[in-house]
């Protein structure tokens, strides 16, 4: 330089045109215990890396960029 895959909560990842974008750790708060920790209830937390197009609707298609890995002359 080409080429292919990822980029979604703090962290690990579902979600592949229509729901209010989800889970598990993980953070707070409660129950519960003499306290701790499990365990059970809730709760906050999200410009979907970025910009632009497509389309009645984009996280999802497609274009450019960044930026992580692997490929290969």
């Nucleotide at each position: 330089g080409c080429c292919c895959u990822c980029g979604u909560a703090g962290c690990u990842c579902a979600g592949g045109g229509g729901a209010u974008a989800g889970a598990g750790c993980g953070g707070c708060g409660g129950u519960u215990u003499c306290c701790u920790a499990a365990a059970c209830c809730g709760c906050a937390g999200g410009u979907c890396a970025c910009a632009g197009g497509u389309u009645c609707g984009a996280a999802u298609c497609c274009u450019g960029c960044c930026g992580a890995g692997g490929g290969u002359g």
Notes:
The RNA shown here (transfer RNA) has 73 nucleotides and comes from a Planctomycetaceae bacterium. Its mean pLDDT, the model's own confidence on a scale to 100, is 81. The sequence was found in a public genome assembly. It matches the Rfam family "tRNA". By type it is a transfer RNA. Lineage of the source: Bacteria > Pseudomonadati > Planctomycetia > Planctomycetales > Planctomycetaceae.